[in-house]
RNA sequence: GCAUCCGUAGCCAAGCGGUAAGGCACGUGACUGCAACUCACCAAUCACCGGUUCGAUUCCGGUCGGAUGCU
Numbered sequence: 001g002c003a004u005c006c007g008u009a010g011c012c013a014a015g016c017g018g019u020a021a022g023g024c025a026c027g028u029g030a031c032u033g034c035a036a037c038u039c040a041c042c043a044a045u046c047a048c049c050g051g052u053u054c055g056a057u058u059c060c061g062g063u064c065g066g067a068u069g070c071u
C1' cells in the first nucleotide's frame, strides 16, 4: 500500500428498514439487629460525518479505530 471482517450501556452480547432484547457489574429500594442471599427498579443520539428513504443500528459513500491476510 491492497483485501476482508468488526465497532451497540462500565463489560459481554442479540438485532439485517418501522421508535434497541438479554446476562454480568455498579447504584437505589424492600427484606435483615447489621450484613449476605433473594426480590423489585434503574441507564445506550447504536464510533463519527454525509447520502437514500415517509422512516436508517440496519442500505450506500467517506473518515477514524481495531483484528486478520497478502505484498
Stems, first nucleotide, its partner, number of pairs: 001070007010024003018054001027041004047063005
A computed fold for a 71-nucleotide RNA from an uncultured Bacilli bacterium, annotated as transfer RNA. Rfam family: tRNA. Its family is annotated with triplet codon-amino acid adaptor activity in the Gene Ontology. Rfam describes the family as follows. Transfer RNA (tRNA) molecules are approximately 80 nucleotides in length. It was read from a public genome assembly. Model confidence (mean pLDDT): 81 of 100.